[in-house]
RNA sequence: AGAGUUUGAUCCUGGCUCAGGAUGAACGCUGGCGGCGUGCUUAACACAUGCAAGUCGAACGGAACCUUAGGGUUUAGUGGCAAACGGGUGAGUAACGCGUAGGUAAUCUGCCUUAUGGAUGGGGACAACAGUUCGAAAGGACUGCUAAUACCGAAUGUUGUAAGUUUUUCGCAUGAAAGAUUUACUAAAGAUUUAUCGCCAUAAGAGGAGCCUGCGUCCGAUUAGGUAGUUGGUGAGGUAAAGGCUUACCAAGCCUGCGAUCGGUAACCGGUCUGAGAGGAUGAACGGUCACAUUGGAACUGAGAAACGGUCCAGACUCCUACGGGAGGCAGCAGUGGGGAAUAUUCCACAAUGGGCGAAAGCCUGAUGGAGCGACGCCGCGUGAGUGAAGAAGGGUUUAGGCUCGUAAAGCUCUUUUGUCUUUGACGAAUAGACUAUUAGAUAGUAAGAGACGGUAGAAGGCGAAUAAGCCACGGCUAACUACGUGCCAGCAGCCGCGGUAAUACGUAGGUGGCAAGCGUUGUCCGGAAUUAUUGGGCGUAAAGGGAGCGCAGGCGGAAUGAUAAGUCUUACUUAAAAGUGCAGGAGUAAAGAAUGUGAUGGGUAAGAAACUGUGAUUCUUGAGAGCAGGAGAGGCAAGCGGAAUUCCUAGUGUAGCGGUGAAAUGCGUAGAUAUUAGGAGGAACACCAGUGGCGAAGGCGGCUUGCUGGACUGCAUCUGACGCUGAGGCUCGAAAGCUAGGGUAGCGAAUGGGAUUAGAUACCCCGGUAGUCCUGGCCGUAAACGAUGGGUACUAGGUGUAGGAGGUAUCGACCCCUUCUGUGCCGGAGUUAACGCAAUAAGUACCCCGCCUGGGGAGUACGGCCGCAAGGUUGAAACUCAAAGGAAUUGACGGGGGCCCGCACAAGCGGUGGAGUAUGUGGUUUAAUUCGACGCAACGCGAAGAACCUUACCAGGGCUUGACAUUGAGCGCCAUACUAAGAGAUUAGUAGUUCCCUUCGGGGACGUGAAAACAGGUGGUGCAUGGCUGUCGUCAGCUCGUGUCGUGAGAUGUUGGGUUAAGUCCCGCAACGAGCGCAACCCCUAUCCUAUGUUACCAGCACGUAAAGGUGGGGACUCAUGGGAGACUGCCAGGGACAACCUGGAGGAAGGCGGGGAUGACGUCAAGUCAUCAUGCCCCUUAUGUCCUGGGCUACACACGUACUACAAUGGUCGGCAACAGAGGGAAGCGAAGCCGCGAGGCAGAGCAAACCCCAGAAACCCGAUCUCAGUUCGGAUCGCAGGCUGCAACCCGCCUGCGUGAAGUCGGAAUCGCUAGUAAUCGCAGGUCAGCAUACUGCGGUGAAUACGUUCCCGGGCCUUGUACACACCGCCCGUCACACCACGAAAGUUGGUAACACCCGAAGCCGGUGAGGUAACCUUAUAGGAGCCAGCCGUCUAAGGUGGGGCCGAUGAUUGGGGUGAAGUCGUAACAAGGUAGC
Repeated sequence: AGAGUUUGAUCCUGGCUCAGGAUGAACGCUGGCGGCGUGCUUAACACAUGCAAGUCGAACGGAACCUUAGGGUUUAGUGGCAAACGGGUGAGUAACGCGUAGGUAAUCUGCCUUAUGGAUGGGGACAACAGUUCGAAAGGACUGCUAAUACCGAAUGUUGUAAGUUUUUCGCAUGAAAGAUUUACUAAAGAUUUAUCGCCAUAAGAGGAGCCUGCGUCCGAUUAGGUAGUUGGUGAGGUAAAGGCUUACCAAGCCUGCGAUCGGUAACCGGUCUGAGAGGAUGAACGGUCACAUUGGAACUGAGAAACGGUCCAGACUCCUACGGGAGGCAGCAGUGGGGAAUAUUCCACAAUGGGCGAAAGCCUGAUGGAGCGACGCCGCGUGAGUGAAGAAGGGUUUAGGCUCGUAAAGCUCUUUUGUCUUUGACGAAUAGACUAUUAGAUAGUAAGAGACGGUAGAAGGCGAAUAAGCCACGGCUAACUACGUGCCAGCAGCCGCGGUAAUACGUAGGUGGCAAGCGUUGUCCGGAAUUAUUGGGCGUAAAGGGAGCGCAGGCGGAAUGAUAAGUCUUACUUAAAAGUGCAGGAGUAAAGAAUGUGAUGGGUAAGAAACUGUGAUUCUUGAGAGCAGGAGAGGCAAGCGGAAUUCCUAGUGUAGCGGUGAAAUGCGUAGAUAUUAGGAGGAACACCAGUGGCGAAGGCGGCUUGCUGGACUGCAUCUGACGCUGAGGCUCGAAAGCUAGGGUAGCGAAUGGGAUUAGAUACCCCGGUAGUCCUGGCCGUAAACGAUGGGUACUAGGUGUAGGAGGUAUCGACCCCUUCUGUGCCGGAGUUAACGCAAUAAGUACCCCGCCUGGGGAGUACGGCCGCAAGGUUGAAACUCAAAGGAAUUGACGGGGGCCCGCACAAGCGGUGGAGUAUGUGGUUUAAUUCGACGCAACGCGAAGAACCUUACCAGGGCUUGACAUUGAGCGCCAUACUAAGAGAUUAGUAGUUCCCUUCGGGGACGUGAAAACAGGUGGUGCAUGGCUGUCGUCAGCUCGUGUCGUGAGAUGUUGGGUUAAGUCCCGCAACGAGCGCAACCCCUAUCCUAUGUUACCAGCACGUAAAGGUGGGGACUCAUGGGAGACUGCCAGGGACAACCUGGAGGAAGGCGGGGAUGACGUCAAGUCAUCAUGCCCCUUAUGUCCUGGGCUACACACGUACUACAAUGGUCGGCAACAGAGGGAAGCGAAGCCGCGAGGCAGAGCAAACCCCAGAAACCCGAUCUCAGUUCGGAUCGCAGGCUGCAACCCGCCUGCGUGAAGUCGGAAUCGCUAGUAAUCGCAGGUCAGCAUACUGCGGUGAAUACGUUCCCGGGCCUUGUACACACCGCCCGUCACACCACGAAAGUUGGUAACACCCGAAGCCGGUGAGGUAACCUUAUAGGAGCCAGCCGUCUAAGGUGGGGCCGAUGAUUGGGGUGAAGUCGUAACAAGGUAGC
């Protein structure tokens, strides 16, 4: 310090997630030791048991015991002090509760310290105790006795308090302090060892406490008004003390937008965690404060309490009970139950520190000191060290060689922290008390004694590597990889995501990485997050500018000169407890830990500075405003007027249609429409002018005239003198639609009726048509109210329009020209921006003020409030859900977008297919099997260039198991072959037969057999694991790279543009310059010529010869064959074009602009096809999914489709003439001639030929003639019967051919659809491969030989440019809504139920206060059997807890039903949006 994640890729915005640190933690796995810490965060839930506050006999009487007779010990009771501390908890509390700084001139203070003074003299009781008595108990009642440092008078009166008089000093207003003086009131206690300790009063100190004040202290405005003792005053009361603290009266105040009140939550702080800091979160342990003690209320005692281990009352709960009544309070330490993910011992000791009491010894102390339990945390140590390569064994993996665990282990040499055993063994202890000494005390000395922890820490010795390593991770983020298993299963996951048969992501193993007595996970907080932005963000399009103006408060504010010192700055002092953190040095072996010192953001006080801000004063004119003079304008309101057009009415002319649409129909019209002419009515809107022109704050404003009226602009510089800007709330205006009342209604026109369209059409189109649109009055208050851009001020290059002014120059004047102000546009530099873009009218540079934003959805929804007649508006959430949603730009793809161009793409033609029969392939069906593959174009006469057996992979049956085939192979040896028998055959049994080659004679090789074991074998699976090969776009013209340049980048440029071409072909231009793969050319065939050669080809001339024939001699002319060359290049001419490329025409030429054809297929696309050509990874089978054999099947047949053949006939059929005329091929297990036989298929026969020689081999259409005469025929030939032929081991399933007979459908083919542009289509035959045989198929060959192309609007496909896009699996895309189903959270709801804080009334405990007190009463008084003072019981009253009643408020829970929302691989209906999305969208 960053990283992952939106996209095909990019930049940005923006959320989600991760890496870090922390924790009173918990959970999982594991676990050796020590030190220091720490341990109910939940039920302030309930508690058994024990302990946690007592002490003093030197205050007192008594009792019991002991006794040396001096007394001593124990102590229930009276009395004193303490129990208000210490310890616990955080429920309540949003408060002077806490923090901080102050005040107290408004106060109190036991014990302690200092100082001064004092303590005289009396009295009467009550416990204990004794007796009687009530009660179960707890606990009482009555009578009698008694002491005190208990209680009560009296005296004294330093002093104090109160009141009055008075002096001095001081302060901060009331006042304060000191002094003098008068009056009234006010005190005491003794004990003892005689040294002290106590007692009373006063003053002061220290420490403690009370009260008051400034400032700070969470969230909510969907809480906006609150308050009656309330705010203040006077009198009185009360308190230690100010005060409405209380009360009577008077006044009507007080708090609040700087957030009152109300609701929710919460103890606060020092600090702690995090962070660079600013901040954010937190308040366990330790320390300070507060509050509480089962819940609520109350007082008593006391210096101090409204009292945790005190009292009284009420409520709930628990316990005891004799049922009458009583007892209790662990949020003290342990401990129990319960709750919970979760938190310890019913331990030891007062030795230390501290506290209470005491003169002291001492007693008490669950405070505290310690130990125990828990890896809960931090820190430290260890689990060994050195050496050791045969790189052991073993594990893992492997390409089988190796690599790795790995110096790791073993082995050898050492060490002993830890462990275990033995021995020793602390510091923490200073005291106090006793004695001695000096003494007024303090103090000093002497001797003895005292340790819970603990026989602990530590030390010494012995033993012996001995006793001690795990957890998590290994796809990226993020360090670390392989194997096996699994097969969208099981599972993982923090985010992205992984898993559907080769998973570095699941599980296991090996290895590796990280940390380590721990390691991971989960929860929470901060960080990263500049993701609430003060430091430090934004608002044109990503979320975000209020619809606009006016304006109160608030914020901000021009120039000059004095003043002041609030802000600001400097210095000094003070405070910020301790602990902690930072820093410094030191002790301890060292860390954690402990101790010492020091500093610090804050608050307060004092002194100073005066630039800036503020405040007050005096001036100024430039901001702002006023005045005067002008011109412009659809600015506003009201009244009046005008013409054109539509519609309607009346009348005329006139006749059959009009109207409307893509096409129609509804509609109107013979009762006279439409059309046309004239007259009239009525309403609404104002053509041309008209303009990115004008005006207005915005909404908005458009005929003309008049009246009233607002604002802006220009010029002058006459006046005022900062009067300004913005503006939360508030007020006003505010399109359209809508609402209300009354008018008006021509046209248009939601709703609605009808007609069309359509699968449907509640739409788009058409014919009608109501509200409305118009006017007046009143509401509504919203719009994509947009420049998606708040207002103001200032500054920062230009250019060019336009509107309204002013000035200047020039001129006789106008125009033109120049300068300037205001408005309104365009272009553009710097700058800015994510980019697009903005750019003086800023989205630039700055300042001021307001509004608004913080991921998408849920949702601008719900609830509540406010507004509204309603519709609705405004304010405005949450649960839940997703990992994105989004902006700009890029490259593609796509568009029922555009432009240009091409192609048998359409058009123009010719011939077909689709109808029939047959052949063939496919689907389907059937079957034991009908083997498998191929499925739009680009599967379907395809793999298959040929299934009777074989092929063959399928089925049935019968066999074999190292195998039909390959390699190694101990051993044996030849084998082959022929025959016989059984069997369907494979096979089995037997007979006959036995002859390989080389040799250095040892042997070797080939071949056969062969045990065992390795292995063979598989047309089994996966073409979505692959190689290779192929199809297709497409023989389309494209696809890229290097360098440079541009861009933040993806990318662009080049490759675009103007021409041209079949072509990214070429030319020109150009931030590009070059290059590569493609195109073209080079290759082959063909068309012309030349040349060489001349047999088997040829035959012109010469000769021979035949019935005829290159048959023969010969020839080398021709054809032809085989080689080699030439030729065509826009080379020439003309025109066009840009003086180009190129195009058009012409000449010449066999051929002319690529002459025709072939081969040749760029980068890539389709997970295209093929594991069944072959090869191959992985998986699977192994007496079978291998292999052999026989038979069957692949040939089935209601049907559907594709591709062909033959036809339907006269452009024809049949017969004859007849051996008319080709090219290209094939031939030895072959082609097979002549001749003969057969009607024929064919047979016999065998010449010739390894072929320019011989054979296949007769080409056919064609031509000539005859016949048929339009018919299901002399067309057509299917089907069937009979008889034959050929091949073959074998034609039954299941071949081909021949002859004779039979003679089906079919009379040119619906929707639709295919091929072809010239030697092409069409038509005619021939050959070949496959092959024993089988061809309508396929591949070739030649013969005859057309028609048409105006043209590119449309269909299909393609190329280039451009445009839009929400697509990128790329339109076979994306995507919306209802309905149905499941789940989830939420709202409403008749109600039901609970909580909470108030209010009104009733009742009213205990208690304080007040009144009364005829009852009771020791101390004092008195005139004394009595009375009085005083006190008490009792009663009454105010206040008041709990309780009761009532009506409301607020907050939950629940609720039949209901509403929308969200989520969910393959549901239904449509197709709304994205392209002009097929009606532009919103």